[in-house]
RNA sequence: UUCGGCGCCCUGCCAAAUCCUCGCAAGAGGACCGGGGGACCCACCAUUCUGGGGUGAACUCUCGCAAGAGAGCGGGCAGCCUGCUUCAGCCCGAACCCGUCAGCUAACCCCGUCGGCAGAGAAACAGGCCCU
Numbered sequence: 001u002u003c004g005g006c007g008c009c010c011u012g013c014c015a016a017a018u019c020c021u022c023g024c025a026a027g028a029g030g031a032c033c034g035g036g037g038g039a040c041c042c043a044c045c046a047u048u049c050u051g052g053g054g055u056g057a058a059c060u061c062u063c064g065c066a067a068g069a070g071a072g073c074g075g076g077c078a079g080c081c082u083g084c085u086u087c088a089g090c091c092c093g094a095a096c097c098c099g100u101c102a103g104c105u106a107a108c109c110c111c112g113u114c115g116g117c118a119g120a121g122a123a124a125c126a127g128g129c130c131c132u
Stems, first nucleotide, its partner, number of pairs: 011118004018031005033112005042103001051101001052098004059072005073093005080128004085123003
């Protein structure tokens, strides 16, 4: 000097997952946000072991004995904030739940508010906020 690792703070990212009140704490309540069930009407005239369904971007196809690879498609990535479009680059395409049962669905009912991460290209436009 460079690289890597560890800790703290700030800032930021994925996701609904943040904030407020009470409490010594455990915990309780609430707001925002998110999800499920649930009529008429409408839809389905089929469905039911080839079970079915839900959250989520997390699916389909091809090759391969497999591991895995590729393609299509889907999702994510910091100029004060949000958004549309385009280009470039880097990633993800998991996991879990219900329990034979659920189309949509007003009223109504129920549930969640965890966890995991880190060095951040460019163009053009729209709206917002702040300053002058």
c-di-AMP riboswitch aptamer (ydaO/yuaA leader) from Thermoflexus hugenholtzii JAD2, 132 nucleotides, folded computationally. The sequence was found by an Rfam model in a public genome assembly. Rfam family: c-di-AMP riboswitch aptamer (ydaO/yuaA leader). Gene Ontology terms of the family: regulation of gene expression and cyclic-di-AMP binding. Lineage of the source: Bacteria > Chloroflexota > Thermoflexaceae > Thermoflexus > Thermoflexus hugenholtzii.